[in-house]
Context: one part of a larger RNA
């Protein structure tokens, strides 16, 4: 830009994707076989590879979390901190991404079939699946599962509403280089901040007590703590605009 107004919900012409293979157990040590041996069909079971989706659990990561610790610097000293040293190093670690975690899939079914098996049946008094008519059949076609789908310009239906709706701005994430999508915009929990939880580390300073010191107990599972959860309008989403279909009525 079309789809000749908006908003929600759809139909599926049509495309895309999956399709994989074992191994035990029953049947059944049965059919079959002199014996060794040893099935069809049928039922369950469990698995490798592969694809999806997830983060409860197992583990990674987690340079704005908590903790130890070495050497300088510096905040007068002391304690008690801050900066450099690969995050200085070491020991955990929320969210969040993550696979070697964890769920789940391939299926079952219908139709039309190929290769082949058939029934009836002539030319051709016989025989023949075929000519005429009728079945049976595959991981494969066509649905049938998942997914995109009305630019399917054939541009599709329904609903509703039609001073309807969008846009810009703004607060942000289940979204993301931008944009776009999606949430919300005081008739408000959108984010931030605050309260409580949840989790993390791992017993914070101080003071008080006992030690001659290092250090130790008690306050005390305390003290701190990015992403989590839920509550709370304390700040910030104010205000002001912009574009637009029908109809009506005036010039």
């Nucleotide at each position: 830009c079309g789809u000749u107004g908006a908003u929600a919900c759809u139909u599926g012409u049509g495309g895309g994707g999956a399709g994989u293979c074992g191994u035990u157990u029953c049947u059944a040590g049965u059919a079959c076989g002199a014996g060794a041996g040893g099935a069809c069909c049928g039922a369950a079971a469990u698995g490798a590879a592969c694809g999806u989706a997830c983060c409860u659990c197992u583990g990674g990561u987690g340079u704005a979390u908590c903790g130890g610790u070495u050497g300088u610097u510096c905040c007068g000293u002391c304690a008690g901190g801050a900066g450099c040293a690969u995050u200085g190093c070491c020991g955990a670690g929320u969210a969040g991404c993550u696979a070697u975690g964890u769920a789940c899939g391939g299926a079952u079914g219908u139709g039309a079939u190929a290769a082949c098996c058939g029934c009836u049946g002539a030319a051709a008094g016989c025989a023949u699946c075929u000519a005429a008519g009728c079945g049976g059949g595959a991981a494969g076609c066509a649905c049938g599962c998942c997914c995109c789908g009305a630019g399917a310009u054939u541009a599709g239906g329904u609903a509703u509403c039609a001073u309807a709706g969008a846009c810009u701005c703004g607060u942000g994430a289940a979204a993301g280089a931008c944009u776009a999508u999606c949430a919300c915009g005081u008739u408000g929990a959108u984010a931030g901040g605050c309260u409580u939880c949840a989790g993390g580390u791992g017993u914070a300073c101080g003071c008080a007590c006992c030690g001659c010191a290092a250090g130790g107990u008690g306050u005390u599972g305390a003290g701190c703590c990015g992403a989590g959860a839920a509550g709370u309008a304390c700040u910030a989403a104010u205000a002001c605009g912009u574009c637009a279909u029908c109809u009506a009525a005036g010039u």
Large-subunit ribosomal RNA, domain VI from a freshwater metagenome, 251 nucleotides, folded computationally. The full RNA is in RNAcentral, with records from SILVA.